[in-house]
Molecule: transfer RNA
Organism: Chloroflexota bacterium
RNA sequence: GCCGACGUAGCUCAGUGGUAGAGCAGUGGUUUCGUAAACCGCAGGUCGUGGGUCCGAAUCCCACCGUCGGCUCCA
Numbered sequence: 001g002c003c004g005a006c007g008u009a010g011c012u013c014a015g016u017g018g019u020a021g022a023g024c025a026g027u028g029g030u031u032u033c034g035u036a037a038a039c040c041g042c043a044g045g046u047c048g049u050g051g052g053u054c055c056g057a058a059u060c061c062c063a064c065c066g067u068c069g070g071c072u073c074c075a
Base pairs, nucleotide, nucleotide: 001071002070003069004068005067006066007065010024011023012022013021018055026042027041028040029039030038048064049063050062051061052060
C1' cells in the first nucleotide's frame, strides 16, 4: 500500500429505514440476625467523526479515524 470484519451505556453485546435496548457492573429501597445472595426501582447514550440520500438514518451511500485479521512490496 491492497482486501475483509468490526466501532451502540463503565464492560460484553442485541437492534439492518419508523419511540435506542438487554445482561453484568453502579446506585436507592425491600427482605434478613447479617450479607457480596434474592426481589423491586433509579440512573447511565454526540450509536467512532464529517458529509450525502430520504418525510424519517444506529441501520443505506461516500470520505476519514481507530481496532483486529489476511495479502503484497522494500529494508